[in-house]
RNA sequence: CACUUAUCCAGAAAGACGGAGGGAUCAGGCCCGAUGAUGUCUUGGCAACCCGAAUAAAACGCCGGGUGCCAAUUCCUGCUCCGAACCACAUUUGUGGGGCGAGAGAGAUGAGUA
Numbered sequence: 001c002a003c004u005u006a007u008c009c010a011g012a013a014a015g016a017c018g019g020a021g022g023g024a025u026c027a028g029g030c031c032c033g034a035u036g037a038u039g040u041c042u043u044g045g046c047a048a049c050c051c052g053a054a055u056a057a058a059a060c061g062c063c064g065g066g067u068g069c070c071a072a073u074u075c076c077u078g079c080u081c082c083g084a085a086c087c088a089c090a091u092u093u094g095u096g097g098g099g100c101g102a103g104a105g106a107g108a109u110g111a112g113u114a
Stems, first nucleotide, its partner, number of pairs: 002113007013043005021032003026078004044070003049066004074106001079103003082099001086097004
């Protein structure tokens, strides 16, 4: 890097370094940021994907370990299908809007395969 599979509306921050943009990519929106963001390191925490240990056996949790994560749903939307209440317009059944909707795509993480 590629493929398979599971999950992605919950949860979890302090210090040091550093000094300008950042929130993956493109566009739009909306946010974070000199009251120092993004990032790196240390410590702490959250979680429970995998392994181990434990048990007569099995499994959840606890325990030890490998990862992961700690602004906002993967921050939201984009493509396809469906669309209640309600709103606007036209007017007698239609057009547009309207979403914690379903799926696809992209991405992240775990486990596995080559």

Predicted 3D model of a 114-nucleotide RNA (SAM riboswitch aptamer (S box leader)) from a Flavobacteriales bacterium. Of the family's consensus pairs, 97% are formed in the model. Model confidence (mean pLDDT): 81 of 100. The sequence was found by an Rfam model in a public genome assembly. Taxonomically the source falls in Flavobacteriales (Bacteria, Pseudomonadati, Bacteroidota, Flavobacteriia). Its Rfam family is "SAM riboswitch aptamer (S box leader)". The family is grouped with related families in Rfam's "SAM clan". Its family is annotated with regulation of gene expression in the Gene Ontology.